[in-house]
Molecule: Bacterial RNase P class A
Organism: uncultured Bacteroidota bacterium
């Protein structure tokens, strides 16, 4: 210096006109000051902050999370670390992931091939019997060779055996249980015992722990107007209906629903000062937490935040002059995360390669 790969940031900036919105001042459409769209404002996928359901209870179900310690208001976010696993490597080291509780509570599923996917026996060995004696046929034991297959009854070695087998034996290695040491802990080492088909719960299924529900068109307030409107069903304490996410239970209750007909579609609040921002200190491996000083940085309501011109930055043709261009995108109560889009440019860290200025 080049490629990859992972994280983290920026994605315009400034100067003059004119429009536009919003806060303040102001008697004011005058006039001055302050300010005006992300890093994902996308998606509506998580969690909350808020509001309302008058106040309270059992119950069943649905959903969500699953190693362990922490962070945070909380979460299916994050941080650290632990087991496995994947790349890499002589062997590391580095990097990547994880849908990480339970297969000894039960059900089920493992295709094709293959004798068989769980108590098998196709080839093959061994032993005995017919045969002269082979081949072949019977009858017996075998599960170490060999096939099949993504997996086949723990692995290697001896010993033994008609042949052979955890049958024995030494060595391992797998699950559970117990003790020793390190660790807050998951776990890791080592030691003892006992056991022996695997795999699969992003199959049903069991266990633990968590969860009221609906949402800014929420909610609450004011003005105005009409036609004490009409007809019918049901009910007035033998309770229609209404709330409570459903059921039971509580509560409220004289009106309720259907049709048909008249009025109204206005305003204000909610509404932006926050689990906020930005220096800095100081604790923590970190996610962060804390003190301190300082700022106040959209609030439309059919939707404003913009146009034009010079400069400047980026990126690109071109010796140059000069030309082209600049991604993905637009606030709707507000905040923290997830997930997706994104020319260009910067930092940092790992691996490969290259070159010797």
């Nucleotide at each position: 210096c080049u490629a990859c790969a992972a994280a983290a940031c920026c994605g315009g900036g400034u100067u003059a006109u004119c429009g536009c919105c919003u806060c303040g001042a102001g008697a004011a459409c005058a006039u001055c000051g302050g300010g005006g769209a992300g890093g994902a404002a996308a998606g509506u996928c998580c969690g909350g902050a808020c509001a309302g359901c008058a106040a309270a209870g059992g119950g069943a179900a649905g959903c969500g999370c699953a190693c362990u310690a922490c962070c945070u208001a909380a979460c299916g976010g994050g941080u650290a670390g632990g087991u496995c696993u994947c790349u890499g490597u002589a062997a590391a080291a580095g990097g990547g992931g994880a849908a990480c509780a339970g297969a000894c509570a039960g059900u089920g599923c493992c295709a094709c091939a293959g004798a068989a996917a769980a108590u098998u026996a196709c080839c093959g060995c061994c032993c005995c019997g017919c045969c002269a004696a082979a081949a072949g046929c019977g009858g017996g034991g075998u599960a170490a060779g060999g096939g099949u297959g993504a997996a086949a009854a723990c692995g290697u070695a001896g010993u033994g055996u008609a042949a052979g087998a955890g049958a024995c034996u030494a060595c391992g290695g797998u699950g559970u249980g117990c003790g020793u040491u390190g660790g807050c802990a998951a776990c890791a080492a080592u030691g003892c015992a006992c056991a022996g088909g695997g795999g699969u719960a992003a199959a049903c299924c069991u266990u633990g722990c968590g969860u009221g529900c609906u949402g800014a068109a929420a909610u609450g307030c004011c003005a105005a107007a009409u036609a004490a409107g009409c007809g019918g069903a049901c009910g007035u304490u033998c309770g229609a209906c209404a709330u409570u996410g459903c059921c039971c239970g509580a509560u409220g209750g004289a009106g309720u629903c259907c049709g048909u007909g008249g009025g109204u579609u206005g305003g204000c609040a909610g509404c932006u000062u926050g689990a906020g921002g930005u220096g800095u200190u100081g604790c923590g491996c970190g996610a962060g937490c804390a003190g301190c000083a300082u700022c106040c940085c959209a609030g439309a309501u059919a939707a404003a935040u913009g146009a034009u011109a010079g400069c400047c930055u980026c990126c690109u043709g071109g010796c140059a002059a000069c030309g082209g261009g600049a991604a993905c995108a637009g606030a709707a109560u507000c905040c923290g995360g997830c997930u997706u889009a994104c020319a260009g440019g910067u930092u940092u860290u790992g691996u490969a390669g290259u070159u010797u200025u």